[in-house]
Context: one part of a larger RNA
RNA sequence: UGAUGGGGGCUCGCACAAGCGAUGGAGCAUGUGGUUUAAUUCGAUGCAAAGCGAAGAACCUUACCAGGGCUUGACAUGCCACGAAUCCUCUUGAAAGAGAGGGGUGCCUUUGGGAAAGCGGACAUAAGUGGUGCAUAGCUGUCGUCAGCUCGUGUCGUAAGGUGUUGGGUUAAGUCUCGCAACGAGCGCAAUCCUCAUGUUUAAUUGCCAACGUUGAGUUUGGAACCCUGAACAGACUACUGGUGAUAAGCCAGAGUAAAAUAGGGAUGACAUCAUGUCAUCAUGCCCCUUAUGCCCUGGGCGACACAUGUGCUACAAUGGCCGGGAUAAAGGGUCACAAUCUCUCGAGGGUGAGCUUACCCCAAUAACCCAUCUUCAAUUCGGAUUACAGGCUACAACUCGCCUACAUGAAGCCGGAAUUGCUAGUAAUCGCCGAUCAGCCAUACGGUAGUGAAUUCGUUCCUGGGCUUUAUACA
Repeated sequence: UGAUGGGGGCUCGCACAAGCGAUGGAGCAUGUGGUUUAAUUCGAUGCAAAGCGAAGAACCUUACCAGGGCUUGACAUGCCACGAAUCCUCUUGAAAGAGAGGGGUGCCUUUGGGAAAGCGGACAUAAGUGGUGCAUAGCUGUCGUCAGCUCGUGUCGUAAGGUGUUGGGUUAAGUCUCGCAACGAGCGCAAUCCUCAUGUUUAAUUGCCAACGUUGAGUUUGGAACCCUGAACAGACUACUGGUGAUAAGCCAGAGUAAAAUAGGGAUGACAUCAUGUCAUCAUGCCCCUUAUGCCCUGGGCGACACAUGUGCUACAAUGGCCGGGAUAAAGGGUCACAAUCUCUCGAGGGUGAGCUUACCCCAAUAACCCAUCUUCAAUUCGGAUUACAGGCUACAACUCGCCUACAUGAAGCCGGAAUUGCUAGUAAUCGCCGAUCAGCCAUACGGUAGUGAAUUCGUUCCUGGGCUUUAUACA
C1' cells in the first nucleotide's frame, strides 16, 4: 500500500420493514440434468447456465447416426486437350448418380483466335461446424449507471509510498462549496442525443371541418378555425418570494406553470475484476485429417422417458361460468402479399377476386367493460388433460414428427410444506391487439402497443449487496 475481520463510525439500494401479486402442490408447454439410444449434433453451469445461442429441427436447416456413392473434389485460381452451352427422351436406382439416344450452333474478331459456360486429365492445392476461448483479434456478461480510477508539477518520507482524492457541510453523483502543502489536469458524473408531456409559426392530402346528398357507403364543392400528421422554434434554469444555513454550497415551504427541483422513459457502461463466455457468426496462430475428421444423397435422430430441476401457460370457480345484445383503442404489417364483397359449409375452411406499392384499400374483429337470461356451492353448466372417430389447410411429403375444426370422452386439481421471488405509480395486478422469424408451425416464448387500474413505505435494529473513513492482523 492492499486484502481480510461473526471490529467501529457514516451512508445508499424493493436490501429489510409496510403492502400487493406469484413460484414451490395439479395438468400441460418449453429448456436442462440424468438415463436410454445406431444417433439422441454442439455450446452455455451459483448470482452473471437452464422459453439461453435457436427472430421459428417434418425434408432442407443439420453440424449427429445407418446405408448408398465421389476423390482436384459442392466452392476458388492457374495449365493442357476436346467439343459451344442451355434443351428433350429412354434404361437403371430409394435418391445421389451412372449409362444411352436425339436435336442444336449463338457473341466478339485483325479470321490466327478470344470471351463465357461444359466435360475430361495431371498437379499446385481446395475443404474441415476437427482440437486448443488457458495462444488470440473482435464482440460480450458481471460488479454497476455503482461513484469511483488516475496523471503532471510541487512537496513530505532513507525507501516502499504519502499528499492532492483527507476534514466541516451538501448532493442522485470525487455534485458543489468552505478550509487545507498543495496547484492544476484527464477518464468517468452531469450536460450534449432520441422519445413522450405544452404552446406558437408554417404546410394541407389519402387525414380534419362544413354544405349538398344517401338506408348505408361513395361522389362533388368549399375551408385551414379545430383534431391529427410533418418541419422549425419557444419553454424549466432553484428563474421568483419567504424561511433556514456560515453573508456559502444547499435544504424546506409557497406562488406561477402543460410540466418543479435529474419531469417520465431510452441510448450512453470509467480504471480494473472473474485465465467470464464465444475458434459453432466472422477472423486468426499452432496442432490434426486429406479415397477422409472433406463432399453428395435416401432414411432416421436432434421430438426417446423410471426420474430430478428451472422458466412459463391454464386452473382449482359465483368479484365466477354459459348464451344473447351494446360501446370504446394504440401501435404495427401487406404485391411470390393483405384480401373486401357475394356465396357453400355446424366449423376449420372452399369458390369468386373489388381495392390497395398504402394517413385512401385490406389484415381488423378489440378484450376486459355495460345490459339482460340461466346456473346456487357440487369435482358442478368449475376445470380442461387424455382418448376415439370424422374432416380442413400448408407442403414433393404430415407415420416417426405440424397446426386447425366438429362431435363424443371429461383426468388431476377445492389455493399449495419448508422455502423462494417480482414490484414504489399510470407502477403491480389484470385485459386484449400487433410484429419479426415464417410454405406451414409445435409461440403458452420473445419484442412492442394501447385499455382498466390499486395497496403500502413507521423507519434503518436485523438479513443481503455496494461506497467512504478509521482500527486490528502470525496474510501478500